A computed fold for a 75-nucleotide RNA from a bacterium, annotated as transfer RNA.
[in-house]
RNA sequence: GCCCUCAUAGCUCAACGGAUAGAGCAUCGGUCUCCUAAACCGGCGAUCCAGGUUCGAUUCCUGGUGAGGGCACCA
Numbered sequence: 001g002c003c004c005u006c007a008u009a010g011c012u013c014a015a016c017g018g019a020u021a022g023a024g025c026a027u028c029g030g031u032c033u034c035c036u037a038a039a040c041c042g043g044c045g046a047u048c049c050a051g052g053u054u055c056g057a058u059u060c061c062u063g064g065u066g067a068g069g070g071c072a073c074c075a
Stems, first nucleotide, its partner, number of pairs: 001071007010025004018055001027043005048064005
């Protein structure tokens, strides 16, 4: 320098272009318990950035940023 993949909650992951963006763990509150833990119930919390297409974008397109991988160059 070229190519490919990825970016969603504190963490790990879902979401044929259309429902209020879901789940587990964590965290907070509650029930239970003498107390704690466990179990059960409930709450909180997110789409990397800027544009574009579309009636409608987490999803498609362009550019950027970041991460991972491959190739080349590197007498």

The coordinates come from a structure-prediction model, not an experiment, and the mean pLDDT is 81.